[in-house]
RNA sequence: UGAAGUGAUAGAGGAGCAGUCUUCAUCAGUAGGCCGCGCGAGAAGCAUGAACUUUUAUGAACGCGUCCGGAAGGGAAGUCUGCCGAAGCGGGAACGGAUUCAUGUCCGUUCCGGGCUGGACCUGCAUUGAAUAAAUGCAGAGCUGUCACACUUGAAGGGGCUAUUGCCUUGACGAAGUAGUGUGGAGAACUAUCUCAGCA
Numbered sequence: 001u002g003a004a005g006u007g008a009u010a011g012a013g014g015a016g017c018a019g020u021c022u023u024c025a026u027c028a029g030u031a032g033g034c035c036g037c038g039c040g041a042g043a044a045g046c047a048u049g050a051a052c053u054u055u056u057a058u059g060a061a062c063g064c065g066u067c068c069g070g071a072a073g074g075g076a077a078g079u080c081u082g083c084c085g086a087a088g089c090g091g092g093a094a095c096g097g098a099u100u101c102a103u104g105u106c107c108g109u110u111c112c113g114g115g116c117u118g119g120a121c122c123u124g125c126a127u128u129g130a131a132u133a134a135a136u137g138c139a140g141a142g143c144u145g146u147c148a149c150a151c152u153u154g155a156a157g158g159g160g161c162u163a164u165u166g167c168c169u170u171g172a173c174g175a176a177g178u179a180g181u182g183u184g185g186a187g188a189a190c191u192a193u194c195u196c197a198g199c200a
Base pairs, nucleotide, nucleotide: 001200002199005196007194008193009192010191011190014084016083017082018081019080021078022077023076024075032068033067035065036064037063038062042055043054044053045052046104047103048102049101050100051099087117088116089115091112092111093110094109095108096107097106098105118144119143122140123139124138125137126136127135128134146185147184148183149182150181151180152179153177157170158169159168160167161166
């Protein structure tokens, strides 16, 4: 000096990501409550089994009617904050909660592993969901960032050293590029700097 690596730090994508707060719609005229009527023995505590507790003839559950009437989870917009595997989805483990025990289910918190996805958006289908929201998966169309390759375009150009005008090198046998077109890759990527261990 060169090619390919290890690790660290920084950085870029744009309808980018997450969280806080505010507002709004939905959930929903639902759950629930008072009262009235009917009926007449059960009902509640996540499911099943066992136990326990509470409630109930001063009327359970259920049904009908009048009036009153939510919330959580999920979402959108704005705001501020933190960010660029941001994060999302899925899997596993531990702990906690839903009266106790067993089994399961659901919810929450923490952790693990590069299991999947470059990004947003649109269409269709499926699943979850109360949902016409949203998410995820699959298929498809265009867009976009990045890198590689091929082609196109075409030049007093490109690169390095010096530090102010010179030198070296490369380029019409086709350089360069916020250029164009096409193909392909994946975030384990890409760009920059440094580092480490070798190789030539």
A computed fold for a 200-nucleotide RNA from Sporolactobacillus terrae DSM 11697, annotated as Lysine riboswitch aptamer. Rfam family: Lysine riboswitch aptamer. A reference for the family is Mandal et al. (2003), "Riboswitches Control Fundamental Biochemical Pathways in Bacillus subtilis and Other Bacteria", Cell. Model confidence (mean pLDDT): 80 of 100. NCBI's taxonomy places the organism under Bacteria, Bacillati, Bacillota, Sporolactobacillaceae, Sporolactobacillus terrae. It was read from a public genome assembly, where an Rfam model found it.